Description: FMN riboswitch aptamer (RFN element) from a soil metagenome, 128 nucleotides, folded computationally. The RNAcentral record of the sequence draws on MGnify.
RNA sequence: ACCUUCGGGGCAGGGUGAUAACGGUUUAUCCGCUUAAUCCCGACCGGUGGUAUAGCCCACGAGCCAAUAAUAUUGGCAUGAUCCGGUGAGAUUCCGGAGCCGACGGUACAGUCCGGAUGGAAGAAGGU
Numbered sequence: 001a002c003c004u005u006c007g008g009g010g011c012a013g014g015g016u017g018a019u020a021a022c023g024g025u026u027u028a029u030c031c032g033c034u035u036a037a038u039c040c041c042g043a044c045c046g047g048u049g050g051u052a053u054a055g056c057c058c059a060c061g062a063g064c065c066a067a068u069a070a071u072a073u074u075g076g077c078a079u080g081a082u083c084c085g086g087u088g089a090g091a092u093u094c095c096g097g098a099g100c101c102g103a104c105g106g107u108a109c110a111g112u113c114c115g116g117a118u119g120g121a122a123g124a125a126g127g128u
Base pairs, nucleotide, nucleotide: 001128002127003126004125005124006123011042013041014040015039022032023031024030043112044111045102046101047060048059049058050057055100056099063077064076065075066074067073082098083097084096085095086094104115105114106113
């Protein structure tokens, strides 16, 4: 350098019940029933490279928009979260404890459901 393959996981259980539809009632209305894996309690999950073993340190990937005939490429926007103690030569990574975070669209408001996606990518392994 070329080729092949691989390359993301997670709501158990319980509570409440706004709308629509349906039913009763009424001039107006009011009530019942029903509905949330999204709300509340609680539960569960954690890509890649670096480094003393990392969701929360550093860096990368994934998302959206625009330009371009298209791929690629370029630019813009967005891009989350940790402390304390202990051991040790060295750890915000191990051990103990207490916390916190999670793109976009859909839908009763979503890290976990459905969708773009049997996609793509950081990269990893093997072969020539």